[in-house]
Molecule: small-subunit ribosomal RNA
Organism: uncultured prokaryote
């Protein structure tokens, strides 16, 4: 970095796809290992259970259990004993004390932190810079103090109530205190009217080292407010605001402030988008990206906000407070029904919803957090572990040899080739998984010791929830590869299957019988414990264009202009110094990213350090350039003076023509109107004509790519009003400019409203034609309207489809409007300029096409628009209008193109030159009859098959009786076969040949006979053909001519068809090849950015037509000679005909004319032939998937006791019928009858036959003679010579049919030819259409041959007699060339458009419906704060007479606010909705044919 797709190809435009990267993914196949990450994105739903905030006994009182110790008592083991007692231990209890510290209180702190969600919130948030009017518990530092008092409560103990959760006790009893309070003291601390007033504290703890308590200053952290600038979308949301915007005062807050209140004023905000409605937490970052962007904000960190939902406040430094309180609600739980309890968005965990997201785990060992002098306790914060391929990152599944290229697979051309060194085997290693053992490190602090204390050091000891590196030993290649892909894109292809089926697919597009694109197989890529899909996002895509695009035609300039806000803005000069630009400096957390370096064996990952964070502030300094302020300037702008053009503009009169009516006049059958007619009009006198008058509309000539205007748009003269333009003059202003969102104004036709006026024309309609139909082109009429006045509308292909303004860049020509200059008597020519309108053209530009000083060039400056086709300029809202409707304007859906220029072709009911038996002028057909004969159809048991416009149809088929002949039909058989090859067996039985039976034959089935070659020891062995079995296989006129070869028809003997250089174009292509002339021809000349080739045309070849020459048999006979009835019949001869080699002949060569001095043409001369003499043979690149698989060859398929083979007997000849080609006529140019001359090309041996001979004849019998320039067929016929026939269904015609006959053949019944005789059918020249020939041609005449046993009216060919007519292209048909238009490329038999009809789809409207949303009014009023009363109650301070009071608080009532509710009236927003509108899509529906050619009425736009 680009690639795919619109075309027959090409450029552009433009869309769609796609190849990278990423994810908190998720789905599907698959899965060895470990290291680091990382994991509820959805329902901020709803929770079982357990943990997640305590802690201090060194603040207090109390104090269970338990221990000790005393001391009673009990008890008695033992001992002693004088036997009376005594001493007395465990044990048991009680009672003091002392130890100990559970549980709970009270009282510090802490619970506002940490953890967790992202609903809200577009601005009370965050970001970055700054500020001043504040707070701050613990922590630090400094300064100071700490006196002296005093009451009560909890705990507890009584006693209620209540299921319980709790509440209680009417002063129930009594207690502490670092809890509470009062006094005193007292400032650098607070008030202050500067006199002065006021305000603490815990003589606590203690282990004696400390800790801790008041006040005050200052600090560090943390935090409250305020500002600027940054920070989604929608204008189809345009106005919003009464505490609202400021002031005085008050009030309230830790602190300014309308925060709050009363007063006063009437402000504030908004197009630089207020206000509403949507969407969202911000931010370091993160992903992608060359960047600048653009999307994005999960994990880490900051902030902000939230804790079932609304609300409230206490307490506190510090909440209005996740796991605290109080109301309101919703859910869920318990309940003894009376009341209670709850709040996982904290770790685990379940339940739902979903595509989807883990362990109810260990441990405080480690960082860290709270209390604590501390040990220490708490901690789901953290640290580990677990579960998940969810990601990143590293290893490993094995190395080394090994060709008989092994078996299998797999493809084959059958040779082999590939899998594949891969495997097998062979030798080696030991990673990583497994066993065992042991173990560094993560840990150092703490304690203690030590010392008069206190830091601090050193020493010793203690502490692992969990990972566990290295390390040693064991075993053994052993436990570990998959997934996606192979048509392009895109790396990688073959085979089978399947046959528009079943499937594939990102996009283009595969699949209908050979699929590299479906499925499978092997083989090959791509990646690899992963590989693919699917979502998503950046990228590509410059496809919203800052960087970095456009606007003539492709999507896009508003119809036009005036001007608001805006942006831009002339020279000079001074200041400023806001932008700018540079210097420094703060900041710009950390992490991330990047660098360099280190640590994990590497890496991912971590750490240290740099540099980065492109911002932002402060200061300082520089002044080019921009703003700003001053001042000046004239060239930009505008004024003034004096010319000058013009359908600019409005108004009002005024004319002639030509239309039409009316009136009167001539005047007499028609007129009008068409492609042709009709309607219509006219004897009531019309068209025509003259005169006169009435009327309303437009203004011919001139009139011009001429003028004016902003545009729309102005056209007869004349007046008035009036706008702008343009020359000259250089006299003033002094930048007064331009451009312009909103806004105003103008603004064709059509179209509304009201009032007129209407000649013509003229939608709607009414009538005649066309038509299949014609609600329509044409005709006849004929209302709105078109015309004025006055008001709307506001839109056009309102276009140069090109916004305005300024500048700047070669020229040439023409036209309008001036001025100047030369010349000059004027004039005109000329020359300079200044506007204004055209044309051609340079560079440039532009996909081209074109543009080209009137730019589409080059700059600049400001405004409108564009973003893929359709849906659609429709829907909805919202505005304007009287209506029509206009202006703003989508999306759901669906398609992969939908454009634009240009190129090649084709085609055009475009155009132009040209040809051709194309016409046309002519001869003669055919279409009508009869018959032949092909084909249709029909019929059949079959009527075998194939050819189908022209280019199928007398064609394949140059010949179906059997054969031929076929999967044609019926019946009989045969199966290694009717044919080929091969291998293996048999064996001499065989083959073969005679003969039998059965049969309709094939065939079966049996009998007899019985061959050869070679060696031989004569036993006998071997081969070959044959045979027989058996296997390979043979066969197929079976399929597909849309797998093919070949060969063939066509277009077309029609001039074309190409290519190498070289130009030219971006290309595709052009050019050559066009143009001028000529030609039958791309034939030749000329000219030419073309100059040469090539295959085709010509020409070589074959025949024919003249002549030379050579040759002389079988052919010829002139001359000589012989001979016969006669005859080249001898003998000879070469002259002449022939015959068959060779050759000459013609080339526009020669003249004249035309024409470019060509080429050529045209006339002529000579010539046997003249301008290609004439005929053939030759067919250019290509078309029709043209034909043909049934000629012949061939891929694939299909079939093998049959679709193969063989036979027999029918069919291919079957007839109501339709069409093609021909034969034969219809008749006197003829017909019959006799007579009589002329050919040419061919055949011939299973032939071809002469001549006799017999039959009317067809033949027949017999036989000469010939492989033939010798003999046969073989008579040619029309023609000519006579004669008869006399227009007739005939002496035409000559079909049918009857009879008797001949041939060929094994056999003519279906179903051959062919004679005789008899029969004599239609038919009198052919409807509409329509063939064929232009000279030895049509026409007419016969004669050969191919095929073939026979059998042509068909083909093939031969000669005979032999015209007429055109020298023209108007048109029909087809062709060439040039050119033109095209939306056609399968190429007009092309494209394509609209309504029904069917399906399915998403959208809109709709009575109404049901749900959210924010707000507004009203009521109602919880908890509370705040006030205000307080008779009720109250320990501390005062006062007392000791009863009480007082200060103050409090219950408790009231009062403002005030959540939830209620209610009403609208907003908005979604959502169903009978019906109903259009719309999109859907291989073969109906109707028509609107559009693309002049699309057959030029098209399109507006109304």
């Nucleotide at each position: 970095a680009g690639a795919g797709u619109u075309u027959g190809a090409u450029c552009c435009u433009g869309g769609c796809u796609c190849a990278g990267a990423a994810u908190g993914a998720a789905c599907g196949u698959u899965g060895g290992c470990g290291g680091c990450g990382u994991g509820g994105a959805u329902u901020a739903g709803g929770c079982a259970u357990g943990c997640a905030a305590g802690u201090c006994g060194a603040g207090c009182g109390a104090g269970a259990a338990c221990c000790u110790c005393a001391u009673g008592a009990u008890g008695g083991a033992g001992g002693c004993u004088u036997c009376g007692g005594u001493c007395a231990a465990a044990g048991u209890u009680g009672u003091g004390a002392g130890g100990g510290g559970a549980c709970a209180g009270c009282g510090g702190c802490a619970a506002a932190c940490g953890g967790g969600g992202u609903a809200g919130u577009a601005a009370g948030g965050c970001g970055u810079c700054g500020g001043a009017a504040c707070g701050u518990a613990c922590c630090c530092a400094c300064a100071g103090g700490a006196c002296c008092g005093g009451g009560a409560u909890a705990g507890c103990c009584g006693u209620g109530g209540g299921a319980a959760a709790c509440c209680g006790c009417g002063g129930g009893g009594g207690u502490a205190a670092u809890a509470c309070c009062g006094g005193a003291u007292a400032a650098u601390c607070u008030c202050u009217a500067c006199g002065g007033a006021g305000c603490a504290a815990a003589u606590g703890g203690u282990c004696c080292g400390c800790c801790g308590c008041c006040u005050g200053u200052g600090g560090a952290c943390c935090g409250g407010c305020c500002g600027a600038c940054g920070u989604g979308g929608u204008a189809c949301u345009a106005g919003c605001u009464a505490g609202u915007u400021g002031g005085u005062g008050a009030g309230g807050u830790a602190a300014c402030g309308g925060c709050u209140c009363a007063c006063c004023a009437a402000g504030g905000c908004a197009a630089a988008g207020a206000u509403g409605c949507c969407u969202a937490g911000g931010g370091g970052g993160u992903g992608u990206g060359a960047g600048a962007g653009c999307a994005u904000g999960g994990c880490c960190c900051c902030c902000a906000c939230c804790a079932c939902u609304g609300g409230g406040a206490c307490u506190g430094a510090g909440a209005c407070a996740c796991u605290g309180c109080c109301c309101a609600g919703a859910c869920a739980c318990c309940u003894a029904c009376g009341g209670g309890u709850g709040g996982c968005u904290g770790c685990a965990g379940u339940c739902g919803a979903g595509a989807a997201u883990c362990u109810u785990c260990g441990g405080c060992a480690a960082u860290g957090g709270g209390c604590g002098c501390a040990a220490g306790c708490c901690u789901g914060a953290c640290c580990g572990a677990g579960c998940g391929a969810c990601g990143c990152c590293g290893c490993g599944u094995g190395c080394g040899g090994g060709a008989u290229g092994a078996a299998g697979g797999c493809c084959c051309u059958u040779g082999g080739g590939u899998u594949g060194u891969a495997a097998a085997c062979c030798g080696c290693u030991g990673u990583c998984a497994g066993a065992g053992g042991g173990g560094a490190g993560g840990a150092a602090a703490g304690c203690g010791u030590a010392a008069g204390c206190u830091u601090g050091a050193c020493c010793g000891c203690u502490u692992g929830a969990c990972c566990g590196a290295g390390c040693c030993u064991c075993a053994g290649a052993g436990g570990a590869a998959g997934u996606c892909c192979g048509g392009g894109c895109u790396a990688a292809g073959u085979u089978c299957g399947u046959g528009c089926c079943a499937g594939c697919a990102g996009c283009c597009g595969c699949g209908g019988u050979a699929a590299c694109a479906c499925g499978a197989a092997c083989c090959g890529g791509a990646c690899g414990a992963a590989c693919g899909u699917u979502a998503u996002u950046c990228g590509g895509a410059a496809u919203c264009a800052c960087u970095g695009g456009g606007c003539u035609u492709a999507a896009a300039g508003a119809g036009u202009a005036c001007g608001u806000a805006g942006g831009c803005g002339g020279c000079c000069u001074g200041g400023u110094a806001a932008g700018u630009u540079g210097g420094g400096u703060g900041u710009g957390a950390a992490a991330u990213c990047c660098c360099a370096c280190g640590g994990c064996u590497c890496a991912a990952c971590c750490g240290u350090g740099g540099a980065a964070c492109u911002g932002c502030g402060c200061u300082c300094a520089a002044u080019a350039c921009u703003g700003c302020c001053a001042g000046g300037c004239u060239c930009g702008a505008g004024g003034g003076a004096g010319a000058u053009a013009g359908a600019g503009g409005u108004g009002a009169g005024c004319g002639g023509a030509a239309c039409u009516g009316a009136u009167g006049g001539u005047g007499g059958a028609g007129c009008g109107g068409u492609g042709a007619a009709a309607u219509g009009c006219g004897u009531u006198g019309a068209u025509a004509u003259c005169a006169u008058c009435a009327g309303g509309a437009a203004c011919a000539c001139c009139g011009g790519u001429g003028g004016c205007g902003a545009a729309a748009g102005c056209g007869g003269c004349u007046c008035a009003c009036u706008g702008g333009a343009u020359c000259u003059c250089u006299u003033c202003u002094g930048a007064c400019g331009c451009u312009g969102a909103g806004g105003u104004a103008c603004g064709a036709a059509a179209g509304c409203u009201a009032g007129g006026g209407u000649a013509g024309c003229g939608a709607a309609c009414g009538g005649g034609a066309u038509u299949a139909g014609a609600u329509a082109c044409c005709c006849c009429g004929g209302u709105a309207g078109u015309c004025c006045u006055a008001g709307c509308c506001g839109u056009a292909a309102a276009c140069g489809a090109u916004g305005a303004g300024c500048a700047c860049u070669u020229g040439g020509u023409c036209g309008g409007a001036g001025a100047c200059c030369c010349u000059u008597c004027c004039a005109c020519a000329g020359g300079u300029u200044u506007c204004c309108g055209a044309c051609c053209g340079u560079a440039g530009c532009g996909a081209a096409a074109g543009u080209g000083u009137u730019a589409a060039g080059u700059g600049c400056u400001c405004c409108g628009c564009c973003u893929g086709g359709g849906g659609a300029g429709u829907a909805u809202g919202g505005u304007c209008g009287c209506a029509a409707g206009g202006c703003u304007g989508a999306a759901a859906c669906u398609c992969a193109a939908a454009g634009g220029a240009a190129u090649u072709g084709a085609c055009g009911g475009g155009g132009g030159c040209u040809c051709a038996c194309a016409c046309a002028a002519g001869c003669g057909g055919a279409g009508g009859a009869g018959g032949a004969u092909g084909u249709g159809g029909c019929u059949u048991a079959a009527u075998u098959c194939g050819a189908g416009g022209c280019u199928a149809c007398g064609c394949g088929a140059a010949g179906a009786a059997c054969c031929u002949u076929a999967u044609c039909c019926u019946g009989g058989u045969c199966u290694u076969g009717a044919c080929a090859u091969g291998u293996a067996u048999g064996g001499a039985u065989u083959a073969g040949c005679u003969u039998u039976g059965u049969g309709a034959a094939a065939g079966c089935a049996a009998a007899g006979u019985a061959a050869c070659g070679c060696c031989u020891u004569c036993g006998g062995g071997u081969g070959g053909a044959a045979c027989a079995u058996a296997c390979a296989c043979a066969g197929g006129u079976g399929c597909u001519g849309c797998a093919u070869g070949g060969c063939u028809g066509u277009c077309g003997u029609c001039a074309g068809c190409u290519c190498g250089u070289g130009u030219c174009g971006u290309g595709a292509g052009a050019u050559g090849u066009c143009g001028g002339g000529u030609u039958a021809a791309g034939u030749c000349c000329c000219u030419u950015a073309a100059c040469g080739a090539g295959c085709g045309a010509a020409a070589c070849c074959c025949u024919u037509a003249u002549c030379a020459u050579u040759a002389g048999u079988u052919g010829c006979c002139a001359g000589c000679g012989a001979g016969u009835a006669a005859u080249g019949u001898c003998g000879g001869g070469g002259a002449c005909u022939c015959u068959a080699g060779u050759g000459a002949g013609a080339c526009u060569g020669c003249c004249g004319g035309u024409g470019u001095u060509a080429a050529a043409c045209c006339g002529g001369a000579g010539g046997a032939a003249g301008g290609u003499g004439g005929g053939g043979a030759u067919g250019a690149c290509g078309u029709c998937a043209a034909g043909u698989c049934c000629u012949c060859a061939u891929g694939g398929c299909c079939u093998u006791u049959a679709u193969g083979a063989c036979c027999a007997g029918g069919g291919c000849u079957g007839c109501a019928c339709a069409c093609g080609u021909c034969c034969u006529a219809c008749a006197a140019u003829g017909g019959c009858a006799c007579g009589u001359a002329c050919a040419a090309a061919g055949g011939g041996a299973a032939g071809c036959a002469a001549a006799c001979u017999c039959g009317c004849g067809a033949g027949a019998g017999c036989a000469a003679g010939c492989a033939a320039a010798u003999c046969c067929c073989a008579g040619a016929a029309a023609a000519c010579g006579u004669g008869c026939c006399c227009c007739a269904g005939u002496u035409c015609g000559g079909a049918u049919u009857g009879c008797a006959g001949g041939c060929u053949g094994c056999a003519a019944c279906u179903c051959g030819c062919c004679u005789g005789c008899a029969u004599g059918a239609a038919g009198c020249c052919g409807g509409a259409a329509u063939c064929g020939c232009u000279a030895g041609u049509a026409a007419u005449c016969g004669c050969g041959g191919a095929u073939c046993a026979g059998c042509a009216u068909g083909c093939c060919g031969c000669g005979g007699u032999g015209a007429a007519u055109g020298u023209g292209u108007u048109c029909c048909u087809g062709a060439g060339c040039c050119u033109u238009g095209u939306a056609c490329a399968c190429a007009c038999c092309g494209c394509c458009c609209g309504u029904c009809a069917a399906g399915c789809c998403a959208c809109g409207a709709a009575a109404g419906u049901g749900g959210g949303g924010a707000g507004c009014g009203u009521c109602c009023g919880a908890a509370g704060u705040c006030g205000c009363c307080a008779a009720g109650c109250c320990a501390a301070c005062c006062c007392u007479c000791c009863g009480g009071g007082g200060a103050g608080g409090c219950a408790g009532g009231c009062g403002c606010c005030g959540a939830a509710g209620a209610u009403g009236a609208g907003c908005u927003c979604c959502g169903c909705g009978a019906u109903u509108g259009g719309g999109a899509c859907u291989a073969a529906g109906u109707c028509g044919u609107a559009a693309c050619a002049a699309g057959g009425u030029a098209g399109c736009c507006g109304u």